[in-house]
Context: one part of a larger RNA
């Protein structure tokens, strides 16, 4: 000058406490270690690895492993030589890929030719590497943290390292703002600018809307744009007003008015710098290594394994419930190799016809929790649904190794979970579905979107991590 102290002072965080729900005991799922394989491909490792890269391993993917195979190569550039592209068909092979074989018609021009383009052969030059080294690096990312900080100029102090400013007294969420002061100003960060949301106005009325006419099974259709909504400029919030504290500031408490009141609610937005933090397997790249192989192709496996052990979901253990029965109400989004209404069949998954729709128009599409009636009556049950047989769906060259779903049979464990541990403070928690991205097929995952909607919070003395001062 800094870091660190089981030193002080002072102040924040779902840090503690106040609550409420989970994990941790059960069974699948899923990710890892460990073991075990020919292979179980590589990476991430305390918080900040382990539903993570992977927004989606049956083949491909695929980097691993057996087995066959090919050496200017699967993929550029360059030079010679032949040929005309392309498309088949036959045969051998698991198949890359061998032989045979048909048919041949690329384009342009200055046409016995030459030029593009394309296939074969040949010769090197080179190509090729998911190999190595993230402690050689770019780029990107996490974290400490959306914490308030973290600096320069010029003055001035000090032999100087450096200090002031940045400290100090009040305030904030906030190095925010006021005073004060040997400092005066400035720059990254904080605000605010942005986008969505919560009230309104103008303009605009299809494909959206219907108060009032008509009119219907039905906003179906005339009309009509009030109202609902759409989207596209505006208003509107500023501690602007009023009282009270303060120091006649900053600003705090209460109030009024307003749809909202003191940063309205949310989201992007992450200074300097830290951890030689991850990443050479997103690319990119130095150097080091392989070059009939550590390149490249195909089948078939493997990544799916299983005495175990840890992480992170799901479904339960059930009456604030499960079974049925018949009624209501979202919101956001997706759709052409796509979504697929109705109708028929089928108990079902699906099937089969097939209208409309590039979508405010059709459609995926049933929202479920909820209310309302009936049944069960506390049981290992009408809880729970693991696992097992049997027999289908559908995707797809193919579901044995290894899908997903649907029927009927089976009906495990489990009666609320020990040390510990983890989230949240409001439209949140907890509970209920619905959508999408990936994607042929395959979420309990992950991203959104609405439905119902709680308790608490006296307070900072103690855990944890952080900030100023000393």
């Nucleotide at each position: 000058u800094g870091a660190c102290g089981g030193g002080g002072a002072c102040c924040c965080g779902c840090a503690c406490a106040a609550g409420c729900g989970g994990u941790g005991g059960a069974g699948c799922a899923u990710g890892u270690g460990g073991u075990u394989u020919a292979a179980u491909u590589c990476g991430a490792a305390g918080c900040a690895a382990c539903g993570c890269g992977a927004a989606g391993a049956a083949c491909c993917u695929u980097a691993c492993c057996a087995a066959g195979u090919c050496u200017u190569g699967a993929c550029a550039u360059c030079c010679u030589c032949u040929u005309g592209a392309a498309u088949g068909u036959g045969u051998g092979g698991u198949a890359a890929u061998g032989c045979a074989u048909a048919c041949a018609g690329c384009u342009c021009u200055u046409u016995u030719a030459g030029a593009g383009c394309a296939a074969g052969a040949g010769a090197g030059a080179c190509a090729g590497g998911u190999g190595g080294u993230g402690c050689a690096u770019g780029g990107u990312u996490g974290u400490c943290g959306u914490c308030a900080g973290c600096u320069c100029g010029u003055g001035u102090c000090g032999u100087g390292a450096g200090a002031u400013g940045u400290u100090g007294g009040g305030u904030u969420a906030a190095g925010u703002c006021c005073c004060g002061c040997a400092a005066c100003g400035a720059g990254c960060g904080c605000a605010a600018c942005c986008c969505c949301u919560a009230u309104g106005a103008u303009u605009a009325g299809u494909a959206g809307c219907c108060a009032g006419c008509a009119g219907u099974a039905a906003g179906a259709u005339g009309g009509g744009c009030a109202c609902u909504c759409u989207a596209a400029u505006c208003a509107g919030a500023c501690u602007g007003c009023c009282c009270g504290g303060g120091a006649u500031a900053a600003c705090c408490g209460g109030g009024a008015g307003g749809a909202a009141g003191g940063c309205g609610g949310g989201g992007a937005u992450g200074a300097c710098g830290u951890c030689a933090a991850a990443u050479c397997a997103u690319c990119a790249u130095g150097c080091c290594c392989c070059u009939u192989a550590u390149g490249a192709c195909u089948u078939g496996g493997g990544c799916u394994a299983c005495a175990c052990a840890c992480g992170u979901g799901c479904u339960a253990c059930a009456a604030u419930g499960g079974c049925g029965u018949a009624a209501a109400c979202a919101a956001a989004g997706a759709g052409a190799a796509g979504c697929g209404a109705c109708c028929u069949c089928g108990u079902g998954a699906g099937a089969g016809u097939a209208a409309g729709c590039a979508a405010a128009u059709c459609c995926c599409a049933a929202a479920a929790a909820u209310a309302a009636c009936g049944u069960c009556u506390c049981a290992g049950u009408u809880c729970g649904g693991a696992u097992u047989g049997u027999a289908g769906u559908c995707u797809g060259c193919a579901a044995c190794u290894c899908g997903a779903c649907u029927a009927c049979a089976u009906g495990a464990a489990g009666c609320u979970g020990g040390a510990a541990u983890c989230g949240c403070u409001a439209g949140u928690a907890a509970u209920c579905g619905c959508a999408g991205a990936u994607c042929a097929g395959a979420a309990u995952g992950c991203u959104g979107c609405g439905g119902u909607g709680a308790a608490u919070a006296c307070g900072u003395u103690c855990c944890c991590g952080g900030g100023u001062c000393u």
Molecule: small-subunit ribosomal RNA, 3' major domain
Organism: uncultured bacterium